[in-house]
Context: one part of a larger RNA
C1' cells in the first nucleotide's frame, strides 16, 4: 500500500447513475394502530411504555394430605384446609453510565408502473415486467375416439368416455370485449369451368405380300406416334366463420368578437377505431402546456389531448393482497460525503 474488521468532533445523502455499501431497527409483555379492502386482510401498520436484584400483601392453575361427603365397601370416588410445584398483578426497597446489560434477533411511511397471488427460469454475467398458474374462450374427438410414438406388431391417450381427452389463444377478481368475411385460412356446397393416371382409338409413320414399264401405290400383320370423347379430389365458383390470420380513411365548407365545428358537401373502402385509456414500459417534434412537490425538478405525481405510431382474449380499463421487480418522495439513522484521522489482524514493500 492493499484486504478484512473497529472507533470518530461538527454537519447528516451535500456522495452517487442510483443511499451502492454501511448504519438504524430488532426479543418478550402491555397499550395503541390510518387510507383502502375481494371484509379474509392491510397489521408486528404507524407510534408508545415496561424489563435487573431483594422483600411483602394478594390472585390464578396443577398436585393433593388431614377433615368432610357418597356409595357399588374399594389400594374406590367427590370436594378440598395444609404442604409442594408453577404463573402473575400490585406495593416497597436497592445497585450500576447502562437491567431484552453478551450473542442471536424487522428500519419505517407514502406514490406510481408491471405482473393477480405461492411457484418456475438462462448449471457457469440476466430471477424479471419473461414462463407457469387457477379461471375464460374456441376448435377437434361417439370410442377400434381424436391426437401421439412406431416400418410393423404394438403402445400411450385410458383400465378414461364429451362434467372426458387433445390442440390453440388468453391469464385471479370486477366492469366489459364494438365494426369489417373484400384478402389469407378453415368449414360446408355441389350446378358449371379446368383437370392426372387410366379408358378410347379417328388419323398418321416405318416395314412389305401384291399391283404397275416406270415414277409410285399399297391389304393383313408387326413396330411406333396419336385427335375427339369418358375421367376424382383439388383449383375457379357459391355460402358461412374474426376469443381464425388480420384490418378498422381523406379533402372542403359552416355558428352574431375570435377560435372551434354539433352541421353540410364530396371521394374512396370489406369496414372506417366504439367503450375505456392516453406525452403512456407506447409521444418523433419534447425538458409539449398547466398544476403539485424543491431555493432550484430532462425524472416523479395530477390534468389537458395536437394518439409521429393506444385500444378491446396478439385482450381494454380498474383493482385489495403479494414482489430479493422498476420509478419518485419523506421520516429515522449513518464515514456515502464535506475530509479525513486513528486502532487491530493478515499481506506486501523498505531498513536492519
Nucleotide at each position: 500500500u492493499u484486504u478484512u474488521g473497529g472507533u470518530c468532533a461538527a454537519g447528516g445523502a451535500a456522495c452517487u447513475c442510483g443511499g451502492c455499501a454501511a448504519c438504524u431497527u430488532a426479543a418478550c409483555a402491555c397499550c395503541g394502530u390510518a387510507a383502502c379492502u375481494u371484509c379474509g386482510g392491510g397489521a408486528a401498520a404507524a407510534g408508545g411504555u415496561g424489563u435487573g436484584c431483594c422483600c411483602g400483601c394478594g390472585a390464578g392453575a396443577g398436585u393433593g394430605u388431614a377433615a368432610g361427603g357418597a356409595u357399588u365397601u374399594a389400594c374406590u370416588c367427590c370436594c378440598c384446609a395444609a404442604g409442594c410445584u408453577u404463573u402473575u398483578u400490585c406495593g416497597g426497597g436497592u445497585c450500576g453510565c447502562a437491567g431484552a446489560g453478551a450473542a442471536a434477533u424487522g428500519g419505517g411511511a407514502g406514490u406510481a408502473g408491471c405482473g393477480a397471488c405461492u411457484g418456475u427460469u438462462u448449471a457457469u454475467c440476466a430471477a424479471a415486467a419473461a414462463c407457469a398458474c387457477a379461471g375464460g374462450u374456441a376448435u377437434g374427438u361417439g370410442c377400434a375416439a381424436a391426437g401421439u410414438c412406431a416400418c410393423a406388431a404394438g403402445a400411450c391417450g385410458a383400465a378414461g368416455u364429451a362434467u372426458a381427452c387433445a390442440u390453440a389463444c388468453u391469464g385471479a377478481c370486477g366492469c366489459c370485449u364494438g365494426c369489417c368475411c373484400g384478402g389469407u385460412g378453415c368449414u360446408g356446397g355441389a350446378a358449371g369451368g379446368u383437370u392426372a393416371a387410366g379408358a378410347g382409338g379417328a388419323u398418321u409413320a416405318g416395314u412389305u405380300a401384291g399391283c404397275g414399264c416406270a415414277a409410285g401405290c399399297g391389304a393383313a400383320g408387326c413396330u411406333g406416334a396419336g385427335a375427339a370423347u369418358c375421367g376424382a379430389a383439388g383449383c375457379c365458383c357459391c355460402a358461412g366463420u374474426a376469443a381464425a390470420c388480420g384490418g378498422c380513411g381523406g379533402c372542403c365548407g359552416u355558428a352574431a368578437c375570435u377560435a372551434u365545428a354539433a352541421c353540410g358537401g364530396u371521394c374512396c373502402u370489406a369496414a372506417g377505431g366504439u367503450a375505456g385509456c392516453g406525452a403512456a414500459a407506447u409521444u418523433c417534434c419534447u425538458u409539449g402546456u398547466c398544476g403539485g412537490g424543491u431555493a432550484a425538478g430532462u425524472u416523479c405525481c395530477g390534468a389537458c389531448c395536437u394518439g409521429c405510431a393506444c385500444g378491446a382474449a396478439u385482450g381494454g380499463c380498474g383493482u385489495a393482497a403479494c414482489g430479493a421487480c422498476u420509478u419518485c418522495u419523506c421520516c429515522g439513522g449513518u464515514g456515502u460525503c464535506u475530509c479525513g484521522a486513528c486502532c487491530a489482524a493478515a499481506u506486501g514493500c523498505c531498513u536492519c

Model confidence (mean pLDDT): 87 of 100. Predicted 3D model of a 352-nucleotide part of an RNA (large-subunit ribosomal RNA, domain IV) from Bdellovibrio bacteriovorus. Lineage of the source: Bacteria > Bdellovibrionota > Bdellovibrionia > Bdellovibrionales > Bdellovibrio.